The RNA shown here (transfer RNA) has 73 nucleotides and comes from Funneliformis geosporum. The source organism's lineage runs through Eukaryota, Opisthokonta, Glomeromycota, Glomeromycetes and Funneliformis. It matches the Rfam family "tRNA". Its family is annotated with triplet codon-amino acid adaptor activity in the Gene Ontology. It is annotated as a transfer RNA.

RNA sequence: GCUCACAUAGCUAAAUGGUAAAGCACUGGAUUCAAGUCCCAGCAUUUUGUAGGUUCGAUUCCUACUGUGAGUA
Numbered sequence: 001g002c003u004c005a006c007a008u009a010g011c012u013a014a015a016u017g018g019u020a021a022a023g024c025a026c027u028g029g030a031u032u033c034a035a036g037u038c039c040c041a042g043c044a045u046u047u048u049g050u051a052g053g054u055u056c057g058a059u060u061c062c063u064a065c066u067g068u069g070a071g072u073a
Base pairs, nucleotide, nucleotide: 001072002071003070004069005068006067007066010024011023012022018056026042027041028040029039049065050064051063052062053061
C1' cells in the first nucleotide's frame, strides 16, 4: 500500500429493520452487632465511534471519515 473484520453502559457483551437484553462493577434499600453472601430497586434516554444518505421507522442497510485488530507483498 491492498483486502477483511470490529466500534453498543465504567468493563464484558446480546439484539441483523419496529425503537437496546444480560452479567460484573457502582449507587440506594432490606438483612447483619458489623462486614460478607443472598434479596429488592436504580444506573445508556442529546442512546449504539463521527458525519451524511435510504426508509413511515436504522444498533441493524449504503457512503465517507476516525480508531482498533487480522491477513497479504